Model confidence (mean pLDDT): 82 of 100. The RNA shown here (SAM riboswitch aptamer (S box leader)) has 117 nucleotides and comes from Sporolactobacillus inulinus CASD. The sequence is in RNAcentral, with records from Rfam and Ribocentre. It matches the Rfam family "SAM riboswitch aptamer (S box leader)". Gene Ontology term of the family: regulation of gene expression. The organism belongs to Sporolactobacillus inulinus, within Bacteria. RNAcentral records the identical sequence in 2 taxa.

RNA sequence: GAUCUAUCCAGAGUGAUGGAGGGACUGGCCCGAUGACAUCCGGCAACCUGCACAGAUUCGUUUUCUCUGUAAGGUGCUAAUUCCAGCAAAAUGGUCAACCAUUUUGAAAGAUAGGAA
Numbered sequence: 001g002a003u004c005u006a007u008c009c010a011g012a013g014u015g016a017u018g019g020a021g022g023g024a025c026u027g028g029c030c031c032g033a034u035g036a037c038a039u040c041c042g043g044c045a046a047c048c049u050g051c052a053c054a055g056a057u058u059c060g061u062u063u064u065c066u067c068u069g070u071a072a073g074g075u076g077c078u079a080a081u082u083c084c085a086g087c088a089a090a091a092u093g094g095u096c097a098a099c100c101a102u103u104u105u106g107a108a109a110g111a112u113a114g115g116a117a
Stems, first nucleotide, its partner, number of pairs: 003115006013041001015040003021031003025086004042078003047074003050070003054066003082109001087106008
């Protein structure tokens, strides 16, 4: 880098260092010297591992699976729904078509975790 599965409307800072851009891309709209982005610390969360309880499986134990909890380990996250839209369909409105707007649904793209090669 490509692939599979799951999730993405919840949550999380009056800290330290540093000093100019940042929010993936495009368009918009925002954040930012009243200090963004980044690093550290703190915090949030519970995807994987661990631990505890209960249940299932078993003649029984181990194993395995499931639920609930915990937060020790591995990640992750810590402005705005993934900030909104991007492609397609449907409904409604603009008297019809085209086109436009709004809403809904599905996809695409992206992010994170776990798996497999």